[in-house]
Context: one part of a larger RNA
RNA sequence: GUCUGCGAGUUAUUGUCAGUGGCAAGCCUAAGCACUAUUGGUGCGCAGGCGAAGCGAAAGCGAGUGUGAAUAGCGCGUCUAGUCGCUGGCGAUAGACCCGAAGCGGAGGUGAUCUAACCAUGGGCAGGUUGAAGCUGAAGUAAAACUCAGUGAAGGACCGAACCGUUGUACGUUGAAAAGUGCUCGGAUGACCUGUGGUUAGGAGUGAAAGGCUAAUCAAACCCCGUGAUAGCUGGUUCUCUUCGAAAUAGCUUUAGGGCUAGCGUCGGGGAAGUACUCCGAGGAGGUAGAGCACUGAUUGGCUUAGGGUCCCUAACAGGAUACCAAAACCAGUUAAACUCCGAAUGCCUCGGAUCCCAUUAUCCCGGCAGUCAGUCGGCGAGUGAUAAGAUCCGUCGUCGAGAGGGAAACAACCCAGACCAUCAGCUAAGGUGCCCAAAUACCGCUCAGUGGUAAGGAUGUGACGUUACAUAGACAGUGAGGAUGUUGGCUUAGAAGCAGCCACCAUUUAAACAGUGCGUAAUAGCUGACUCAUCGAGUGACGUUGCGCCGAAAAUGAUUGGCGAUCAAGCGGUAUACCGAAGCUAUGGAUGUCUUCGGACAUGGUAGAAGAGCGUAGUCAGGCCAUUGAAGCUUCUCUGUAAAGAGGGGUGGAGGGCUGACUAGUGAGAAUGCAGAC
Numbered sequence: 001g002u003c004u005g006c007g008a009g010u011u012a013u014u015g016u017c018a019g020u021g022g023c024a025a026g027c028c029u030a031a032g033c034a035c036u037a038u039u040g041g042u043g044c045g046c047a048g049g050c051g052a053a054g055c056g057a058a059a060g061c062g063a064g065u066g067u068g069a070a071u072a073g074c075g076c077g078u079c080u081a082g083u084c085g086c087u088g089g090c091g092a093u094a095g096a097c098c099c100g101a102a103g104c105g106g107a108g109g110u111g112a113u114c115u116a117a118c119c120a121u122g123g124g125c126a127g128g129u130u131g132a133a134g135c136u137g138a139a140g141u142a143a144a145a146c147u148c149a150g151u152g153a154a155g156g157a158c159c160g161a162a163c164c165g166u167u168g169u170a171c172g173u174u175g176a177a178a179a180g181u182g183c184u185c186g187g188a189u190g191a192c193c194u195g196u197g198g199u200u201a202g203g204a205g206u207g208a209a210a211g212g213c214u215a216a217u218c219a220a221a222c223c224c225c226g227u228g229a230u231a232g233c234u235g236g237u238u239c240u241c242u243u244c245g246a247a248a249u250a251g252c253u254u255u256a257g258g259g260c261u262a263g264c265g266u267c268g269g270g271g272a273a274g275u276a277c278u279c280c281g282a283g284g285a286g287g288u289a290g291a292g293c294a295c296u297g298a299u300u301g302g303c304u305u306a307g308g309g310u311c312c313c314u315a316a317c318a319g320g321a322u323a324c325c326a327a328a329a330c331c332a333g334u335u336a337a338a339c340u341c342c343g344a345a346u347g348c349c350u351c352g353g354a355u356c357c358c359a360u361u362a363u364c365c366c367g368g369c370a371g372u373c374a375g376u377c378g379g380c381g382a383g384u385g386a387u388a389a390g391a392u393c394c395g396u397c398g399u400c401g402a403g404a405g406g407g408a409a410a411c412a413a414c415c416c417a418g419a420c421c422a423u424c425a426g427c428u429a430a431g432g433u434g435c436c437c438a439a440a441u442a443c444c445g446c447u448c449a450g451u452g453g454u455a456a457g458g459a460u461g462u463g464a465c466g467u468u469a470c471a472u473a474g475a476c477a478g479u480g481a482g483g484a485u486g487u488u489g490g491c492u493u494a495g496a497a498g499c500a501g502c503c504a505c506c507a508u509u510u511a512a513a514c515a516g517u518g519c520g521u522a523a524u525a526g527c528u529g530a531c532u533c534a535u536c537g538a539g540u541g542a543c544g545u546u547g548c549g550c551c552g553a554a555a556a557u558g559a560u561u562g563g564c565g566a567u568c569a570a571g572c573g574g575u576a577u578a579c580c581g582a583a584g585c586u587a588u589g590g591a592u593g594u595c596u597u598c599g600g601a602c603a604u605g606g607u608a609g610a611a612g613a614g615c616g617u618a619g620u621c622a623g624g625c626c627a628u629u630g631a632a633g634c635u636u637c638u639c640u641g642u643a644a645a646g647a648g649g650g651g652u653g654g655a656g657g658g659c660u661g662a663c664u665a666g667u668g669a670g671a672a673u674g675c676a677g678a679c
Stems, first nucleotide, its partner, number of pairs: 001679006011094013026050003032044005054061002064076004097236002100233001104226003108223003116200009125190001127159003130155001134151005163187003168183004202218001204214003239614006249262005263372002265369006278354007290342001291340002296336003300332003305326001307325002309322004375400001377398005383392002405416003420590004425586003431580003434564003440577001442575005457551002461548010478535005484508003489503003514529001518527002591604005615668001617665007625657002633652008
């Protein structure tokens, strides 16, 4: 893992609501007693409980009462239905739907065969080295000290086996081993190691102290009990069909993944208006979009002008100037979420009217039972952010959530559209009609880039529509020729001659020629351009709007508009008529529910959840039955029912079992790292 079996809202008491009964201004008994066909039943038992009267804190008063000075107001009442059963929903107290802690407590117990310390009694330490004190002798001394030699054998002394450890490293890491093996290393006569037998224990022991060790368990051992501890947490929670059908929000919360109230669901009851919805009309509130500058701020230029700066002149006062800074006022020009002299569209409130068909009543009120408080994406409007995010946080609409079907290649949230069932019927939506793949290889233009099937920016691509300039008085392009003089303009400069720089930019001859467009020189020179003439002979430039294209375009396995392929489009824009295309609509038939004028009409996606109706399992009671001419069970085939399921036939089996009605439950498994068994 699979299979089989077991496995989770129960019971007691009490409250409340509903359904259904008895009696009713009353209703009911409890304990107990008596009788008895004895877990029971019948009768008595009337304590006591609830109700029939409330108000007030209370005294108290009483259909009133409290407050109050009040015969005033106001609050709560009065103008009657309760009570006791049974059934069900939900609550409370109990383990309270089931499984699951780490933990806590116990005048309960078991452990020191491991390990810690200690007690008693035993045992062990190869071999080698060093050579303390003391003593003796010598030397020395006044005597000593000190020194030297020998002896001696001390030491938590030295080296190193056993033994006791475990420094480093390698291996081992589902191991040979729930702590080891190999090599290396420390101690090895001592605070040494070790055998046997004992002592000390759970808030206690023992500890050369690490919170270490106390039987592979230790910041409080193990076993039992309290104990089904508690678990706002995780997981799981078992048959079927029908009707309706959410929420992911607000407020509060030692609250934020929990709860309570409201909002949104459902069921029951109550009364309802031609109400709710939609449209039209009328009357309103408002300050958004937009706009504007009248206020508050920001802001550009000018005029004017306080005040300041600077300069002239002044001891000071005073006076003058100013291409400086700059207030207020004025003119012109801008700007704002927290500006507004203005001011929409929508939306909202109230009233009136109309349609619709909603009276099967939406809304509303009262009550039973909930679930929901993690939302998601898309469109529009804002904030935060970087006018980033499949970001975040609000408002509003929609979808998904809880929604299947068709389209978008595939694709919760996009587009179309809401699945009761059946059909080898039809029409459509979005989207499509070359083939894959159902349905069109029409017509008029554009595009040549595989654009379509990636940008800012750049460009004589190309189509369409314009504006403007020049042009047969000859344009534009090309070709031939000229392109001069005063003058090397003046200044500056070493030089400045069209062409370093500054100033000016006149005049003459002309067909025309710049006090010079660019290159060039040290400065000149030179080349070229503007400009003009001739030749040629028809269009040539500049600019704007717009359609489609071009470049910009570099990424790592092989590419791809979904593919093939298509340019004579199967690309783009437009026109026309067809067709395809869904679980949409229609057709025919059926099912269920509600309503019904009984002809029919309408409705039937669905998670949490509310409500309703049923199937099946075990047992009890009652009444029919079946069964050795074969019960139950098992197995296989067939049939029936809207489902849970039921029935029949064959085989096996060998003794019990259905059906109807009522009742009672240990009543339905695929999940819980569920439990047990088997494989």
Molecule: large-subunit ribosomal RNA, domain II
Organism: uncultured Verrucomicrobiae bacterium